[in-house]
The RNA shown here (c-di-GMP-I riboswitch aptamer) has 99 nucleotides and comes from Stieleria mannarensis. Of the family's consensus pairs, 81% are formed in the model. Model confidence (mean pLDDT): 79 of 100.
RNA sequence: CCCAGAGAAAGGCAAACCGCACCGUAAGGGCGGGGCGCAAAGCUACGGGUCCGUGGGCAAAGCGACUUGCUUUGUUUCAAGGAUAGCCGAGCUGCCAAG
Numbered sequence: 001c002c003c004a005g006a007g008a009a010a011g012g013c014a015a016a017c018c019g020c021a022c023c024g025u026a027a028g029g030g031c032g033g034g035g036c037g038c039a040a041a042g043c044u045a046c047g048g049g050u051c052c053g054u055g056g057g058c059a060a061a062g063c064g065a066c067u068u069g070c071u072u073u074g075u076u077u078c079a080a081g082g083a084u085a086g087c088c089g090a091g092c093u094g095c096c097a098a099g
Base pairs, nucleotide, nucleotide: 002099005096012038013037017033018032019031020030022029023028036086042092043091044090046089047088048087049084050083051082052081054079055078056076057075058074059073060072061071062070063069
């Protein structure tokens, strides 16, 4: 340097779940415990996906009026946001180390 990730070694991270007089409307995040897993489960929301609430559209119900309207619920091919890097892709960086 290449290949590639060995069941070696040094270390690392930490899902579900539990706790909190932490942050957030929420999705979710933080801290402590925990340990399913991870060779980038390090970093970046750039593309796609998923999730969240808000607004718009549509539908239903109710109220008021009988022309507009208001409220609630549901839904979404919409809009601008937010979350997720342990959903995938992409970019950047990087430990160990057989051969």